About this RNA
This is a predicted structure of a 72-nucleotide RNA (transfer RNA) from Vicugna pacos. Its mean pLDDT, the model's own confidence on a scale to 100, is 82. Rfam family: tRNA. The family's RNA type in Rfam is transfer RNA. The source organism's lineage runs through Eukaryota, Sarcopterygii, Amniota, Laurasiatheria and Vicugna.
[in-house]
RNA sequence: GUAGGUAUAGCUCAAUGGUAGAACACAUGCCUAGUGUGCAUGAGGUCCUGGGUUCAAUGCCCAGUACCUCCA
Numbered sequence: 001g002u003a004g005g006u007a008u009a010g011c012u013c014a015a016u017g018g019u020a021g022a023a024c025a026c027a028u029g030c031c032u033a034g035u036g037u038g039c040a041u042g043a044g045g046u047c048c049u050g051g052g053u054u055c056a057a058u059g060c061c062c063a064g065u066a067c068c069u070c071c072a
Base pairs, nucleotide, nucleotide: 001071003069004068005067006066007065010024012022013021018055026042027041028040029039030038048064049063050062051061052060
């Protein structure tokens, strides 16, 4: 340089165009003599950035950024 892929909660990952979820972690409470385990509740999101299409975009299109892989 060329081609392809990924970017979503603190971490690992989902979500067929209709206002975003799970597990773990975190906080609170229950349980226990106490710790751990377990149970319940809760908080936590500019869905990488900027445009476009659409009544409506995490999902479609374009450009950019970062990272990964292949080829040279």